[in-house]
RNA sequence: GUCUUAUCAAGAGUGGCAGAGGGAACAGGCCCGAUGAAGCCCGACAACCUGCUUGAAUACCGAAGGUAUUCUUAGCAAGGUGUCAAAUCCUGCGGAGAGUUUUCCGAAAGAUAAGUU
Numbered sequence: 001g002u003c004u005u006a007u008c009a010a011g012a013g014u015g016g017c018a019g020a021g022g023g024a025a026c027a028g029g030c031c032c033g034a035u036g037a038a039g040c041c042c043g044a045c046a047a048c049c050u051g052c053u054u055g056a057a058u059a060c061c062g063a064a065g066g067u068a069u070u071c072u073u074a075g076c077a078a079g080g081u082g083u084c085a086a087a088u089c090c091u092g093c094g095g096a097g098a099g100u101u102u103u104c105c106g107a108a109a110g111a112u113a114a115g116u117u
Stems, first nucleotide, its partner, number of pairs: 001117001003115006013042001015041003021032003026092004043084003048080002050077004055071007088109001093106005
């Protein structure tokens, strides 16, 4: 990189270094930024994987009880990732409603995780 599944309106700094860009790509908007962008460090948030405890079901051993597997049980931790302006900042394709610019739903694309080849 491919494919599959899940999630994407919650949450997270008045820190240090740095010094002009940034919000994935293209287009159109709209924003953030010298009252300091990107990047790095620290810190924080979250809980996908993970660990521990707990509940249920099934199977096995069994005297009590234990072991294994599974899960839309519940909780704790924070080892592997991830994230820390605005809904994934909004629109782009399709559908529905309202009626001239908006509302809602879905898709596509993207991001992250776990698995897969």
Molecule: SAM riboswitch aptamer (S box leader)